[in-house]
Molecule: transfer RNA
Organism: Acidaminococcaceae bacterium
């Protein structure tokens, strides 16, 4: 310098034939159990605004644009990371 995979929550890691963004899991807060803890078991769990609240809105899949009603996913460039060739 050419090809090719991959980047998603605090971490692993799904969801890709374009349709509700984060399934499982782990850590983590709150709660029940307990005499206390462990160990199950519920619940929560990006990030902002509003509202006492219960909710609502908006943003957000490496950056940055484009296509489209509608992008994690399709197209275009940039950046880092893994293997290949040279």
């Nucleotide at each position: 310098g050419c090809c090719g995979g991959g980047g998603u929550g605090g971490c692993g890691g799904a969801a890709c034939u374009g349709g509700c963004a984060g399934a499982c899991g782990c850590a983590a807060g709150g709660g029940a159990c307990u005499u206390a803890a462990a160990a199950u078991c519920c619940c929560u769990c990006g990030g902002g605004a509003a509202g006492u609240g219960a909710u609502u809105c908006c943003c957000g899949u490496a950056c940055c644009g484009g296509u489209u009603c509608g992008a994690u996913u399709c197209c275009g460039g940039u950046c880092c990371u893994c293997g290949g060739c040279a």